[in-house]
Order: sequence, then C1' cells, then structure tokens
RNA sequence: UUCUUAUCCAGAGAGGUUGAGGGAAUGGCCCGAAGACACCUCAGCAACCUUCAGUUGUCCUAAACUGAAAAGGUGCUAAGUCCAUCAAGUUAUUAACUUGAGAGAUAAGGA
Repeated sequence: UUCUUAUCCAGAGAGGUUGAGGGAAUGGCCCGAAGACACCUCAGCAACCUUCAGUUGUCCUAAACUGAAAAGGUGCUAAGUCCAUCAAGUUAUUAACUUGAGAGAUAAGGA
C1' cells in the first nucleotide's frame, strides 16, 4: 500500500512544550491567540486482540454463543464517522426523514 471480516446514535481530560491553523476530501457548519491542531507526561474510556468461567457442539481437536476481568498489544478521550455527498423511497413542498451503497476510521487476519 492493498484484500477479507467485524464495528462505528454509548463512553472517557488534566498538566507541560509550541504557536496557526484544525475538524480525511468537497460543500456546509463548527473548534481556535481565553492558545486550537500536533507532540510529551500522567490520568481515564472501551473491550477488537487477550485472560478466566459457563453453555451448545465434536470421537478428540476445533468452533459458536453468553458472562466476567483489565495484566499485556492496539485504539480512543469537541460535536452521531460533526452533517451532507451516490441511489431508492416516505411525508411533504424544496424542507424533514428512512433504507442501502460509497468514502473514511479502528481492530483482527492475510498478500
């Protein structure tokens, strides 16, 4: 970099350094010198991998599901993935909503 699978309406911030853009892209709408973003330290959230227990199942091994935990590997700690984008549909009358897709993010496995 790419492929597959799963998840994305919940949750969780302080201090320090620095100093102008940042929220993936486009449009909108926001955040930001009352210091954003980024980096570092500490803290926390969550439960993908992980650990433990149980159930089903199997000849055995696998495997699936449920529950608990949080030591370790990631991830995350403004706003629903901030909203929309493409297609179909509903109400309705140019706005609101629903479903699916696409794009993106994260994890696990593979190339």